[in-house]
């Protein structure tokens, strides 16, 4: 100096925040950035999964 691996730490998983878990990326510029449609345009969900809060949508009751 180069390569590989490991540890720590950080980041990401289509729209907000908290907790837990899972996966992925970080040794070189990554992990990630939904679907339909030729186009105009249209559809769904605040999760990767579970749960709580907030916001939104639907139904019922007062």
């Nucleotide at each position: 100096c180069u390569g590989a691996c490991c540890g720590c730490a950080g980041g990401g998983a289509a729209u907000g925040g908290g907790g837990u878990c899972u996966c992925c990326c970080u040794u070189u510029u990554a992990a990630c950035c939904g679907c339909c449609g030729a186009c105009c345009g249209g559809c769904c969900g605040a999760u990767g999964a579970c749960u709580c809060c907030u916001g939104c949508g639907g139904g019922c009751g007062c």
Model confidence (mean pLDDT): 77 of 100. This is a predicted structure of a 62-nucleotide RNA (Fluoride riboswitch aptamer (crcB RNA motif)). The sequence was found by an Rfam model in a public genome assembly.